[in-house]
């Protein structure tokens, strides 16, 4: 220094431009229990940042961040 690729909840992860962004595990709170653990019910938590196109973006187009791979 140049071309690629990845970013979503505390973790790891679906999601043909139209969904309230889903579901597991872990979180809290109820339930069962003698307490616990399992189990069963409910709550709370995400789209890396920043513009653009679009009716409409997590998707698509641009910069930027981190992070990975390869080329020098």
């Nucleotide at each position: 220094g140049g071309a690629c690729g990845u970013a979503u909840a505390g973790u790891a992860u679906a999601a043909c431009a139209g969904a309230c962004a889903g579901a597991a595990c872990a979180g809290u709170u109820c339930g069962c229990u003698u307490c616990g653990a399992a189990c069963g019910a409910a709550c709370a938590a995400a789209u890396a940042g920043a513009g653009g196109u679009u009716c409409a973006a997590a998707u698509c187009c641009u910069c930027u961040u981190a992070c990975g791979u390869c080329c020098a």

The RNA shown here (transfer RNA) has 72 nucleotides and comes from a Nanobdellota archaeon. It was read from a public genome assembly. Its mean pLDDT, the model's own confidence on a scale to 100, is 80. Its Rfam family is "tRNA". The family's RNA type in Rfam is transfer RNA.